[in-house]
Glycine riboswitch aptamer from Geminicoccus flavidas, 92 nucleotides, folded computationally.

RNA sequence: UUUGUGUCUGCGGGAGAGACCGUGCUGCGAGGCGCGGCGCCGAAGGAGCAACCGCCCCGGAAACUCUCAGGCAGAAGGACCGCAGGGGACAC
Numbered sequence: 001u002u003u004g005u006g007u008c009u010g011c012g013g014g015a016g017a018g019a020c021c022g023u024g025c026u027g028c029g030a031g032g033c034g035c036g037g038c039g040c041c042g043a044a045g046g047a048g049c050a051a052c053c054g055c056c057c058c059g060g061a062a063a064c065u066c067u068c069a070g071g072c073a074g075a076a077g078g079a080c081c082g083c084a085g086g087g088g089a090c091a092c
Stems, first nucleotide, its partner, number of pairs: 004092004008085006018038001020037007039072003045068001046066003052060003
């Protein structure tokens, strides 16, 4: 310097676990929210160990583990996958 990938945007797919109990507020109601309690889930985020990779010091590192956070009818969210767009900056 160039190219690709990722971070970005749109669309589609996307699992798990109590429509739990008590109480207060709101509401015509369904429901929603707060507080307390017990039981659960792991695929936002976060943290930990580590195969492995690089390696001067040291660093990176999971879908494993932990559940701080988040979640446990629907909705929303959702790692990851596919397609498309964008691409200034950053990282590889």
Taxonomically the source falls in Geminicoccus (Bacteria, Pseudomonadota, Alphaproteobacteria, Geminicoccaceae).